[in-house]
Context: one part of a larger RNA
RNA sequence: CUGGGCGUAAAGAGGGUGUAGGUGGCCCCAUAAGUCGGAUGUAAAAUCUCUCGGCUUAACUGAGAGGGAUCGUCCGAUACUGCGGGGCUAGAGUGCAGCAGAGGAAAGCGGAAUUCCCGGUGUAGUGGUGAAAUGCGUAGGUAUCGGGAGGAACACCAGUGGCGAAGGCGGCUUUCUGGGCUGUUACUGACACUGUGGCCCGUAAGCGUGGGGAGCAAACAGGAUCAGAUACCCUGGUAGUCCACGCUGUAAACGAUGGGUACUAGGUAUGGGGAGUAUCGACCCUCUCCGUGCCGAAGCUAACGCUUUAAGUACCCCGCCUGGGGACUACGGUCGCAAGACUAAAACUC
Numbered sequence: 001c002u003g004g005g006c007g008u009a010a011a012g013a014g015g016g017u018g019u020a021g022g023u024g025g026c027c028c029c030a031u032a033a034g035u036c037g038g039a040u041g042u043a044a045a046a047u048c049u050c051u052c053g054g055c056u057u058a059a060c061u062g063a064g065a066g067g068g069a070u071c072g073u074c075c076g077a078u079a080c081u082g083c084g085g086g087g088c089u090a091g092a093g094u095g096c097a098g099c100a101g102a103g104g105a106a107a108g109c110g111g112a113a114u115u116c117c118c119g120g121u122g123u124a125g126u127g128g129u130g131a132a133a134u135g136c137g138u139a140g141g142u143a144u145c146g147g148g149a150g151g152a153a154c155a156c157c158a159g160u161g162g163c164g165a166a167g168g169c170g171g172c173u174u175u176c177u178g179g180g181c182u183g184u185u186a187c188u189g190a191c192a193c194u195g196u197g198g199c200c201c202g203u204a205a206g207c208g209u210g211g212g213g214a215g216c217a218a219a220c221a222g223g224a225u226c227a228g229a230u231a232c233c234c235u236g237g238u239a240g241u242c243c244a245c246g247c248u249g250u251a252a253a254c255g256a257u258g259g260g261u262a263c264u265a266g267g268u269a270u271g272g273g274g275a276g277u278a279u280c281g282a283c284c285c286u287c288u289c290c291g292u293g294c295c296g297a298a299g300c301u302a303a304c305g306c307u308u309u310a311a312g313u314a315c316c317c318c319g320c321c322u323g324g325g326g327a328c329u330a331c332g333g334u335c336g337c338a339a340g341a342c343u344a345a346a347a348c349u350c
Base pairs, nucleotide, nucleotide: 003322004321005320006319007304008303012318014201015200016199017198021194022193023192025088026087027086028085029084031082033081034080035077036076037075038074039073040072041071048066049065050064051063052062091191092188093187094186095184096183097182098181099180103177104176105175106174107173108172109171110154115149116148117147118146119145120144121143125136126135162169163168206247207246208245209244210243211242215241216240220236221235222234223233258317259316260315261314262313263312266295267294268293269292270291271290272289273288274287275286276285299306300305323350324349325348332343333342334341335340
């Protein structure tokens, strides 16, 4: 390289958008580039195959014939692919009528709780633990009542639930805004799928500047425990956690399962629509589309398990793997304020 693979053995990029490229629905006409057939030329000699010669054989010198990929030219075929033209509506998109939702952004508002401050009542403890101690408290704490300040998070509802491409999203209201689903079949008429690069998004932690700081809490200090205890437990406590703007670009970024299309038993639950039956109406019931779960047949799998939400059966496109360690490393390059990220070896060794 080929081949074989990628849920758990090595292997699906964290996610999207889309360029090049690859691939692409039904019918008709034309063309003949790919494709297929024929003829012809070329395909040196040697080699190869057959026949002969030679020699006791073999090797071998030699003679004749044959075969052959590829390529060129000419003639022909037109099923498939391509190119050109015309048409279609089942893919895709638009319109119209509805529906659900913690989808996103901004502004405003609310109550519970913790902490702190002020005042009242009140007096000796409180706090904490396995037990304690450090700590707090007669300068009046803890407890309790009233008032105030400030920050962060939104109990119940809450779900095996919903939305989002992923990360993720949960008090209430308003404004702006993205997507999805159902019904209709009015419009466009293949406008599609995938997607090397590129661009954008991307939990937490971290970084820069400026705010903010209630609670929690790396670091740190003290008290315990212990042989020790740079820990687990306790009392404190700073970055940080929060906001704005900018950077970082990584996670067990997981369904450890790339995207698209089609097909392949059932059962049950649930979220959002629609149709039908019935009805005054609703529930129920039947069917159907989209989503979310559980079980399970065929099939697949090394097994575990997966099973119309496939890891089944097929096709199209991308990414990735190729024994363990060395090594999510070195060097170089690109990016970054830095931390570092991305790309990514070899010697050596088993």